[in-house]
RNA sequence: CUCUUAUUACGAGAGGCAGAGGGACUAGGCCCGUUGAAGCCCGGCAACCGUCAGUUUGGACAUCCAAGUUGAAAAGGUGCUAAUUCCUACAGGUGGAUAACCUGAAAGAUAAGAG
Numbered sequence: 001c002u003c004u005u006a007u008u009a010c011g012a013g014a015g016g017c018a019g020a021g022g023g024a025c026u027a028g029g030c031c032c033g034u035u036g037a038a039g040c041c042c043g044g045c046a047a048c049c050g051u052c053a054g055u056u057u058g059g060a061c062a063u064c065c066a067a068g069u070u071g072a073a074a075a076g077g078u079g080c081u082a083a084u085u086c087c088u089a090c091a092g093g094u095g096g097a098u099a100a101c102c103u104g105a106a107a108g109a110u111a112a113g114a115g
Stems, first nucleotide, its partner, number of pairs: 001115008013042001015041003021032003026089004043081003048077002051072009085107001090104005
């Protein structure tokens, strides 16, 4: 970097350093920011992997392995910590409608696995 699968309306500090920008990209909106942005540290949240316990199915057959599922903890590997992935851009639908709203896709993000 590419592919596959899952998730993407919940949750998370009035701390320290820093110093002007930030909300992925393009466009349009709308926001956040010197009552201090990004970034770093600490703290916190969650629970994808992993861990522990129960359970179902299958296979082994010295009490083991695989897959699924329920629960617990959070020391380990990641992640996250304004606003739904801030909203819309594509397709379809409700609607009198250039209002408003709904569904799906695409794109993005994260995790696990494969190349």